The RNA shown here (transfer RNA) has 73 nucleotides and comes from a Candidatus Nomurabacteria bacterium. The sequence was found in a public genome assembly. Its Rfam family is "tRNA". The family's RNA type in Rfam is transfer RNA. About the family: Transfer RNA (tRNA) molecules are approximately 80 nucleotides in length.
RNA sequence: GCCACCCUAGCUCAAAUGGUAGAGCAGGCGUAUCGUAAACGUCAGGUUAUGGGUUCGAUUCCCGUGGGUGGCU
Numbered sequence: 001g002c003c004a005c006c007c008u009a010g011c012u013c014a015a016a017u018g019g020u021a022g023a024g025c026a027g028g029c030g031u032a033u034c035g036u037a038a039a040c041g042u043c044a045g046g047u048u049a050u051g052g053g054u055u056c057g058a059u060u061c062c063c064g065u066g067g068g069u070g071g072c073u
Stems, first nucleotide, its partner, number of pairs: 001072007010025004019056001027043005049065005
């Protein structure tokens, strides 16, 4: 330098076909216990990397930029 894939909650990851962004773990609170932990319930947490485009509507489709992984040279 070229090619492919990836970027969504603090972390690991979903979201079949464009139509209200979710789960587990972690965190807060509560239940229970003589008490602690485990367990159970509940709550909160998001500029979907970023800038544009298409569309009534974009996490999703298209283009650019940035970052990461792998391959080739």
Taxonomically the source falls in Candidatus Nomuraibacteriota (Bacteria, Bacteria candidate phyla).